Bacterial RNase P class A from a Desulfobacterales bacterium, 392 nucleotides, folded computationally. Lineage of the source: Bacteria > Pseudomonadati > Thermodesulfobacteriota > Desulfobacteria > Desulfobacterales. Of the family's consensus pairs, 99% are formed in the model. The sequence was found by an Rfam model in a public genome assembly. It matches the Rfam family "Bacterial RNase P class A". By type it is a ribozyme. From the family's description: Ribonuclease P (RNase P) is a ubiquitous endoribonuclease, found in archaea, bacteria and eukarya as well as chloroplasts and mitochondria. Rfam links the family to the GO terms ribonuclease P activity, dimeric ribonuclease P complex and tRNA processing.

RNA sequence: GGUGGAACCCAAACGAUCGCUGGUACGCAGUGCGUACCGGAGGAAAGUCCGAACACCACAGGGCAGGGUGCUCCGUAACCCGGAGUCGCGGAAACGCGAAGGAAAGUGCAGCAGAGAGCAGACCGCCCGGCAUCCGCAUCUUGCAUGCGGAUGCCGGGUAAGGGUGAAACGGUGCGGUAAGAGCGCACCAGUUCCCCGGGCGACCGGGGAAGCUAUGCAAACCCCACCCGGUGCAAGACCGAAUAGGGGAGCACUUAAGGGUGGCCCGCCCAAUGCUCCCGGGUAGGUCGCUGGAGGUGCCGGGCAACCGGCACCCGCAGAUGAAUGAUCGUUGCCCGCACCCGGGGCAACCCGGUGCGGGAACAGAAUUCGGCUUACGGGUUCCGUUGACC
Numbered sequence: 001g002g003u004g005g006a007a008c009c010c011a012a013a014c015g016a017u018c019g020c021u022g023g024u025a026c027g028c029a030g031u032g033c034g035u036a037c038c039g040g041a042g043g044a045a046a047g048u049c050c051g052a053a054c055a056c057c058a059c060a061g062g063g064c065a066g067g068g069u070g071c072u073c074c075g076u077a078a079c080c081c082g083g084a085g086u087c088g089c090g091g092a093a094a095c096g097c098g099a100a101g102g103a104a105a106g107u108g109c110a111g112c113a114g115a116g117a118g119c120a121g122a123c124c125g126c127c128c129g130g131c132a133u134c135c136g137c138a139u140c141u142u143g144c145a146u147g148c149g150g151a152u153g154c155c156g157g158g159u160a161a162g163g164g165u166g167a168a169a170c171g172g173u174g175c176g177g178u179a180a181g182a183g184c185g186c187a188c189c190a191g192u193u194c195c196c197c198g199g200g201c202g203a204c205c206g207g208g209g210a211a212g213c214u215a216u217g218c219a220a221a222c223c224c225c226a227c228c229c230g231g232u233g234c235a236a237g238a239c240c241g242a243a244u245a246g247g248g249g250a251g252c253a254c255u256u257a258a259g260g261g262u263g264g265c266c267c268g269c270c271c272a273a274u275g276c277u278c279c280c281g282g283g284u285a286g287g288u289c290g291c292u293g294g295a296g297g298u299g300c301c302g303g304g305c306a307a308c309c310g311g312c313a314c315c316c317g318c319a320g321a322u323g324a325a326u327g328a329u330c331g332u333u334g335c336c337c338g339c340a341c342c343c344g345g346g347g348c349a350a351c352c353c354g355g356u357g358c359g360g361g362a363a364c365a366g367a368a369u370u371c372g373g374c375u376u377a378c379g380g381g382u383u384c385c386g387u388u389g390a391c392c
Base pairs, nucleotide, nucleotide: 001388002387003386004385005384006383007382008381009380010379012333013332014331015330016329017328018327020040021039022038023037024036025035026034027033028032042364046375047374049373050372051371052370053369054233055232056231057230061267062266063265064264066229067228068227069226070225071085072084073083074082075081086100087098088097089096090095101224102223106222107221108218109217110216123163124162125159126158127157128156129155130154131153132152133151134150135149136148137147138146139145140143171189172188173187174186175185176184190214191213192211193210194209195208196207197206198205199204237289238288239287240286247280248279249278250277251276252275259271260270261269262268296315297314298313299312300311301310302309303308335361336360337359338358339357340356341355342354344353345352346351
């Protein structure tokens, strides 16, 4: 100097003129106007993927269905989130990713090729026996004879070691054994199950032993197992005021209730005494609250590897709009990039830093109840780690 990885910070500041808006104070006046002061979009405000606070639902209780999570421990109000670790995968490494329980409960899927793809399986081969033909040798009683050996063909039986097909073939290598073979037996190795010892809260790691037990992959397939889960949502909801047609029709019940409500279904529970339910039609487009003080922020100390927790102090005049405010113009400074000059500073060197002038540039992108996360978009800077080149 190049390149890879991880973490953090900033996202402009000041002034002038004009414009908008919240609050406070004062004045005039009366659903308002004026003056002064203080304040006025984000790290993601985005996506609406999760979790909650809060509000309402005449039960929120049990069960089924349904949904979510899925290694261990810790954190948190909670979570599908965060931290630390274990195991696995990727990478040379720093590091990154994981939808990480169960395939021996069951069902299902895996093209083609291949005999056969999980209750598998015989194509080529190898072995045994029989039959037929031929050849050689031997024997004898010299014959289409008998015995042995070999070759070819057919039939029956055994085999899954060798070869082939395939991404993958029902453990691997070697030795023994067998008619030929096979974990059939043995040694070592891998896996599975069980037992013991040591370390760890644990997931798990290390070591020893037994059993010849050998069961492909996929559960981001259905499923099984463990744990968790009321619903709807600020267009929630509360209050004030006003208006209309105190309209029309149908059904049921008055008992211990037909019916309605409770996300779906069942049980349970609740509502209801002249009521309840359903259908049609009409009216209210107003105002105030909710609306910003919170699982809040900042600083310091303590505990903890960390996430985070505890204590003390301080702050909150830290946006609250409602067809939706937070803007426009000019100047200066700061930041980034390029060019020129100084031969200014550091260094042994490679190289690095600085000054002046000119020109250019600034990304992604706008709150709408709030908060904790995750995901996505994006300009600039700083630090550390890995690796590599050059110089001394």